[in-house]
RNA sequence: UCGUCGCAAGGGCAAACCUGGCGAAAACCAGGGACGCAAAGCCACCGGGCUAAAGGUUCGCGAGAACCCACGCUAGCGGGGUUGCCGGC
Repeated sequence: UCGUCGCAAGGGCAAACCUGGCGAAAACCAGGGACGCAAAGCCACCGGGCUAAAGGUUCGCGAGAACCCACGCUAGCGGGGUUGCCGGC
């Protein structure tokens, strides 16, 4: 240095939930808090899942309702890409 294995050591991240913010929502951000994680670091390229504002269709006298849909979200759903600490072999 490369491959592989995994957590000994030093550490790292932070689920649910609570508070505040933000958004139409899903979600996200900050603080608290730890369920867990050897990439639970980063990236929406592929698949899956979530939401449905705008848009479309249908119903309705209307108010409105239902359905479709991602340009939105999820990297802690999986695949893939990429970067990385320590130790054994």